This is a predicted structure of a 108-nucleotide RNA (Guanidine-I riboswitch aptamer). The model forms 100% of the base pairs in the Rfam consensus. Rfam family: Guanidine-I riboswitch aptamer. About the family: This family represents a conserved RNA structure found upstream of the ykkC and yxkD genes in Bacillus subtilis and related genes in other bacteria.

[in-house]
RNA sequence: GUGCAGCGCGCCUAGGGUUCCGGUUCCGAAAGGAAUGCUGGUCCGAGAGGCGCAAGCCGGUCAACGUUUCAUAGACCGGUGACACGGCGGGCCAAAAUCCCGGGAGAC
Numbered sequence: 001g002u003g004c005a006g007c008g009c010g011c012c013u014a015g016g017g018u019u020c021c022g023g024u025u026c027c028g029a030a031a032g033g034a035a036u037g038c039u040g041g042u043c044c045g046a047g048a049g050g051c052g053c054a055a056g057c058c059g060g061u062c063a064a065c066g067u068u069u070c071a072u073a074g075a076c077c078g079g080u081g082a083c084a085c086g087g088c089g090g091g092c093c094a095a096a097a098u099c100c101c102g103g104g105a106g107a108c
Stems, first nucleotide, its partner, number of pairs: 008053005015044002020041002022038001023036005056080007066070001083103001085106001089101003
């Protein structure tokens, strides 16, 4: 310098809007209808937010088959499971978003 990997899942949160419920306003005798995102419930929700699990990797113990020593598949135990600047634009569901494209482009 180049390439590859840095993955996956669950529960939440910051955040997000408005299908449904609720609220508010208006119309209506009522049933109901319209408007409104509004402190809410449902809902969406983070690679660069939190917690947990798993994969992977490292070490140890046991260890089938094989084998002269000996190693391995596998099981279990322990450890690790890190780091991380970032658009414009586009896309989804009713709609929006720190969602998805995307650990992308780009920067260092």